About this RNA:
Predicted 3D model of a 74-nucleotide RNA (transfer RNA) from Solobacterium sp. The prediction has a mean pLDDT of 80. Lineage of the source: Bacteria > Bacillati > Erysipelotrichia > Erysipelotrichales > Solobacterium. It was read from a public genome assembly. Its Rfam family is "tRNA". It is annotated as a transfer RNA.

[in-house]
């Protein structure tokens, strides 16, 4: 230089053929339980879906540009 794949709460991942409020686990916080903890149970907060633009009634998903990471080729 070039081809392919990935990027979504703090961390690890889902989200089908574009469809309604983007979910799950873990972590954090609060409460219940306990003599106190751990474990367990309940609840809550936390996401401009890497960034920008486009298509569409509607984009995490499609298109373009760009940034970062991984693998291959030269």
């Nucleotide at each position: 230089g070039u081809g392919c794949c990935c990027g979504u709460g703090g961390c690890g991942c889902a989200a089908c053929u574009g469809g309604a409020c983007a979910g799950c686990g873990u972590g954090u916080c609060a409460g219940a339980u306990u003599c106190c903890g751990a474990a367990u149970c309940u609840g809550a907060a936390g996401g401009u879906u890497g960034a920008g633009a486009g298509u569409u009634c509607g984009a995490g998903u499609c298109u373009c540009u760009u940034c970062g990471g991984g693998c291959g080729c030269a």